This is a predicted structure of a 1518-nucleotide RNA (small-subunit ribosomal RNA) from an uncultured prokaryote.
The RNAcentral record of the sequence draws on ENA.
It matches the Rfam family "Bacterial small subunit ribosomal RNA".
The coordinates come from a structure-prediction model, not an experiment, and the mean pLDDT is 84.

RNA sequence: AGAGUUUGAUCCUGGCUCAGGAUGAACGCUAGCGGCAGGCCUAAUACAUGCAAGUCGAACGGUAAGGCUCCUUCGGGAGUACACGAGUGGCGCACGGGUGCGUAACGCGUAUGCAACCUACCCUUUAGUGGGGGAUAACUUCUGGAAACGGGAGCUAAUACCCCAUAUGCACUCAGGAUCGCAUGAUCUUGAAUGAAAAACUCCGGUGCUAAGGGAUGGGCAUGCGUGACAUUAGCUAGUUGGUGAGGUAAUAGCUCACCAAGGCUACGAUGUCUAGCUGGUCUGAGAGGAUGAUCAGCCACACUGGCACUGAGACACGGGCCCGACUCCUACGGGAGGCAGCAGUAGGGAAUAUUGGACAAUGGGCGCAAGCCUGAUCCAGCCAUGCCGCGUGGAGGAAGACGGUCCUCUGGAUUGUAAACUUCUUUUCUUGGGGACUAAUGGAGUACUAUAGGUACUUUUGUAGGUACCUUUUGAAUAAGCACCGGCUAACUACGUGCCAGCAGCCGCGGUAAUACGUAGGGUGCAAGCGUUGUCCGGAUUUAUUGGGUUUAAAGGGUGCGCAGGCGGUCUAUUAAGUUAGUGGUGAAAUCGUCCGGCUUAACCGGAUACCCGCCAUUGAUACUGGUAGACUUGAGUAUGUCAGAGGAAGUUGGAAUGCGUAGUGUAGCGGUGAAAUGCAUAGAUAUUACGCAGAACACCGAUUGCGAAGGCAGAUUUCUAUGGCAAUACUGACGCUCAGGCACGAAAGCGUGGGGUAGCGAACAGGAUUAGAUACCCUGGUAGUCCACGCCGUAAACGAUGAUCACUAAGUGUUCGGCCUUCGGGCUGAGUGCUCAAGCGAAAGCGAUAAGUGAUCCACCUGGGGAGUACGUCGGCAACGAUGAAACUCAAAGGAAUUGACGGGGGCCCGCACAAGCGGUGGAGCAUGUGGUUUAAUUCGAUGAUACGCGAGGAACCUUACCUGGGCUACAAUGCCUCUGCUAGCCGGUGAAAGCUGGUUUUCCUUCGGGACAGAGUGCAAGGUGCUGCAUGGUUGUCGUCAGCUCGUGCCGUGAGGUGUUGGGUUAAGUCCCGCAACGAGCGCAACCCCUAUCGUUAGUUGCCAGCAAGUUAUGUUGGGGACUCUAACGAGACUGCCUUCGCAAGGAGUGAGGAAGGAGGGGAUGACGUCAAAUCAUCAUGGCCCUUACGCCCAGGGCUACACACGUGCUACAAUGGACGGUACAGAGGGUAGCGACACUGCGAAGUGAAGCAAAUCUCAAAAAGCCGUUCUCAGUUCGGAUUGGAGUCUGCAACUCGACUCCAUGAAGUUGGAAUCGCUAGUAAUCGGAGAUCAGCACGCUCCGGUGAAUACGUUCCCGGGCCUUGUACACACCGCCCGUCACACCACGAAAGUGGUCUUAACCAGAAGUGAGUGAGCUAACUUCGGAGGCAGCUUACCAAGGUUGAGGCCGUGAUUGGGGUGAAGUCGUAACAAGGUAGCCGUAGGGGAACCUGCGGCUGGAUCACCUCCUU
Repeated sequence: AGAGUUUGAUCCUGGCUCAGGAUGAACGCUAGCGGCAGGCCUAAUACAUGCAAGUCGAACGGUAAGGCUCCUUCGGGAGUACACGAGUGGCGCACGGGUGCGUAACGCGUAUGCAACCUACCCUUUAGUGGGGGAUAACUUCUGGAAACGGGAGCUAAUACCCCAUAUGCACUCAGGAUCGCAUGAUCUUGAAUGAAAAACUCCGGUGCUAAGGGAUGGGCAUGCGUGACAUUAGCUAGUUGGUGAGGUAAUAGCUCACCAAGGCUACGAUGUCUAGCUGGUCUGAGAGGAUGAUCAGCCACACUGGCACUGAGACACGGGCCCGACUCCUACGGGAGGCAGCAGUAGGGAAUAUUGGACAAUGGGCGCAAGCCUGAUCCAGCCAUGCCGCGUGGAGGAAGACGGUCCUCUGGAUUGUAAACUUCUUUUCUUGGGGACUAAUGGAGUACUAUAGGUACUUUUGUAGGUACCUUUUGAAUAAGCACCGGCUAACUACGUGCCAGCAGCCGCGGUAAUACGUAGGGUGCAAGCGUUGUCCGGAUUUAUUGGGUUUAAAGGGUGCGCAGGCGGUCUAUUAAGUUAGUGGUGAAAUCGUCCGGCUUAACCGGAUACCCGCCAUUGAUACUGGUAGACUUGAGUAUGUCAGAGGAAGUUGGAAUGCGUAGUGUAGCGGUGAAAUGCAUAGAUAUUACGCAGAACACCGAUUGCGAAGGCAGAUUUCUAUGGCAAUACUGACGCUCAGGCACGAAAGCGUGGGGUAGCGAACAGGAUUAGAUACCCUGGUAGUCCACGCCGUAAACGAUGAUCACUAAGUGUUCGGCCUUCGGGCUGAGUGCUCAAGCGAAAGCGAUAAGUGAUCCACCUGGGGAGUACGUCGGCAACGAUGAAACUCAAAGGAAUUGACGGGGGCCCGCACAAGCGGUGGAGCAUGUGGUUUAAUUCGAUGAUACGCGAGGAACCUUACCUGGGCUACAAUGCCUCUGCUAGCCGGUGAAAGCUGGUUUUCCUUCGGGACAGAGUGCAAGGUGCUGCAUGGUUGUCGUCAGCUCGUGCCGUGAGGUGUUGGGUUAAGUCCCGCAACGAGCGCAACCCCUAUCGUUAGUUGCCAGCAAGUUAUGUUGGGGACUCUAACGAGACUGCCUUCGCAAGGAGUGAGGAAGGAGGGGAUGACGUCAAAUCAUCAUGGCCCUUACGCCCAGGGCUACACACGUGCUACAAUGGACGGUACAGAGGGUAGCGACACUGCGAAGUGAAGCAAAUCUCAAAAAGCCGUUCUCAGUUCGGAUUGGAGUCUGCAACUCGACUCCAUGAAGUUGGAAUCGCUAGUAAUCGGAGAUCAGCACGCUCCGGUGAAUACGUUCCCGGGCCUUGUACACACCGCCCGUCACACCACGAAAGUGGUCUUAACCAGAAGUGAGUGAGCUAACUUCGGAGGCAGCUUACCAAGGUUGAGGCCGUGAUUGGGGUGAAGUCGUAACAAGGUAGCCGUAGGGGAACCUGCGGCUGGAUCACCUCCUU
């Protein structure tokens, strides 16, 4: 310090998540030791038991128990300067300890004040301590009660109580004086009057006691500032605010009371509600901050709930009292007792928090003269890895790199790993034995000294922890390692198992048969007596932004103006010193944190010093700036005069065109409307047309990116009233200004009100007609509210420049509106508006750019992930519709902006293609063939499935093939290699069987270079085998887009970047073909060319081919001799290049019935298929990873099946006939094949064919006949002399075998079919159509496939449309890419929430009743020791009254729960209905409003562009 996550990728916005630190923690696994800390966060719930506050005999009367001494009748008694129960009395119990209920407060923190106060014990100063008196506990006795606890009588003491005296001081009252203070006042002082003290004990030294002053300590009160949330809490308050007087208190004060006044608090947040002890500090953070308030320390509050006072220096009192209440316990039922939020402990609650321990040795506290006693404060110990810190679990050597484990490419290697074993060393820790502390100083006792004192020194004694720490000895590596993780973030990888299952997960996300993500193992990484998980806080988060954010489009500028408070504010001078700033003083407790030093072996921990505490208060200075005060100025602002501009506003008057209606005329059959129609109107006369009249609404042209207005908005003309703005020149006022929460006003359209007016046109709703699957819509015909006017509401819009207002500054250019000045009349300068293009700069980019989204200043408004939701509840406004304000639960990991590349569009432009069109012929109808689906079957093996499967793999299933089924068999082998052995098994002949096989007999196989080999068997080991699965693990091959013209790279340049440029543009081409231009310049794969066939010619060569000329021969034939001329064969060349001409063009190139040429603009055809797409096809051609089978999913064999058949589809063949059929005659090819072959020829058979058989391994022989054609004859339009299916019979051939299941022949039979619906296919020239021939496969089987030639057309205007494709551009919410995305209702399940008749609880509050204890007041006739002048005073009980807790009655409000039912919301698997949005999303979308509708939505009115396309206008650039 950052990282992951939105996208195909990018930049930004923005949330979510992670890495760090911390913890009074808890849970899981694990665990050796020690030190130092910490330990009920929940039920302030209830508590058994023990302990936690006593002490003093040096205050008192005394003596219950004990010690000692004495006596004793042995029961006891007496004494004690030992001691002490109970009692009187004193001091303490208000400290210490606990808890955090309450409290939002002068409670706390900080700083002040008290001239308004108190303070026991302690210190100091002054003075004093005289004289009397009466009681009462204890005790004795009687007595009540279960107990707790009392009652009566009698005796007695005090440092208990009372009285008197004394008082230069004190208190109070009155009357003066002086000094001081900001003030109320304070201090000093003079005089007078009044009042109040004391206690003794003693070791004789003192210790106490009383009064007064001072100090110290501790407290009380008051004040400034600071110290939570909510405004969906906005008004609160009658003792309330103040005064006078009185009471009261230690003291001020409405603290209380009487009277008087009507105040006091509050948007700088009163009041209310909720939450909470506050602080030093702690955690985190760079800091500012944020969170927190355990342990330790300071303050506060509380002590079962509530109330109350008493005592006291101090309490309204944790271990005191009284009362009400709840709860628990005892009880003899009459009545009593109690308060762990002290220390332990128990129950309960809870995820969770310890021992019913030891000691007063130390520190501290109470009492005491002291010894001492008490002390759950404290010091120690116990439990707990709860935390922090430290130590250890060994060190060194040791390679056969051991065994074992794991992995792999497996004769072996890698790793675990110097790790182990083994050798040697050490001994912290553990164990054994021994020694053994510091903490201890006092105090007591003793001795010594001398400053005689409460002195000093020495000796002895005192330790819970503890026989602990520590030291030493013994033994021996001996006693001691786990946890989490290993996909990225994030350090660390493999195997197996599992198979969207089980599971993981902090976020992204893993898992559907090769999971580094699940589980296990091996290995590794991290930390380590711990490690992980969970919770919480801070950080990262600049994600609330003071430091340090934003608001055109991401969330966010209020619809607009005016304006009070508030904030901010021009120039100069003087003054002040509040802000500001410098110095000084006080305070800011200690601890903590930081630095340094020191003590525990180190550290944690502890001690000391220092720094800090950034704050507050006081005081002395400074005066630039801000503020205050005073004065002045003119530039901000304003006023006046002049002039100009305008759809600015209000009220009135008036005009013409159009529309509709009415009347009248002319006139006749339609009009109207649409994509096309219909509803509608019309012979009762429409539409059309003419004239006249009426009505209401809106104002053509001018008219414009024009103008005006704050915005909404404003348009015929004209009148009146009124407001604004600009400019020019002067004059005046003198900062009067800017902004503006709340407030007030204005505010499109729609909507609402008036028993309002008006109503021509348009037109929600509604009705009808269409469209449609439906059509609650789009379209059409009608049509009501409304639209208009008046008055009053509403207060919202995409109220938009999606851009708040004001001021200042910052390059240019070019339009336009209204002014002013100058002018040479061309124009120039200047002010105020209104547009465009751009510099710098800004911005995520798009863009903005003097009209800023730039640079600064002031003020206001608003934002903080998406959804839920602008919803619910509450409140305010409204007649209503609704508006304003405005959440949460729950849910997601995104939602979003801009730009990029693609893809797509029922967007646009350009272009191409048998794509359409123009033609020719088909398919779809029939029969058959063939393939597929389906069905069937024991099996009908498998694959291919839109185009790109379906006469496809298969170029040929009777057996074989064959993979399928049934049955029979085999198990290391049906096949093969290497090694060893054998030659009996091989051969031959039998039996059995469907065959494979099983089995019997027979001494015997082949070749040989004689070594051996072939073949067969056996053995051994390594390799088996699988057409089983996965084409979504793969290689290779193939299809398709597409023979379409595209696809990319290097360098440079542009952009933050994805990316762009190049490759776009203008032309041209079949072509990214070429040319020109250009921030590009080049290059690669494709195109083209190079290759093959073909069309022409030449050269060479001349057999089996050819035969012109010469010769010979035949019935005839290149048959023969010869020949190379020709054809042909097959090798090499030539030729074509827009080269020439004309023309168009800059060029590239195009055009021409041009020339020439066999061929002309790529001559025709083939091979050739870029980057890539379709997880396209193929594991069944082959190869191959992984998985699966191994007496079977392998292998052998027989038979069957792949050939089934209601049906559906594809591809073909043959036809339906006369351009034909049949018969007869006759002509012309090319390219192929052939020895297990082609087979001439002859004979036989109607024929398929058979029997003989020449020739030929083929330019020689043969298949072989070409057919359509041509010439004749016949048929005459018919289911036929068309057509040939089907069936019967008889045969031929192949083959072991034609039954399932071959082809062919002959005879007979003679089905459908008369040109084929919707739809659809091929083809642009030697093509379609038509005709035959050959080949592969093959024993046989061809309508299929692949080749070959014969005959041989028609048409193309053209690119609007259909389909496919290319380029450019545009929109996009798509990127699995339109077969995309996506909206709403309904149905089902789950979740949270709202409403709800009610119902339950809790809090607050009002009125009234009631009124315990207590205190105040009154009364006090009853009772009464101290004093008395004997009268009484004083005291007490009782009673009355005021206040008041609990309680009761009747209301009100807030909050929380629950509630039949109900409402919307969210989330869910592949549900239902439609298709609203994204492209012009198929009616552009959206905003506001109103109506309607299953639903998305539709329609009306107004608005916006955040609308595509085309055209025009304006402006700009060049």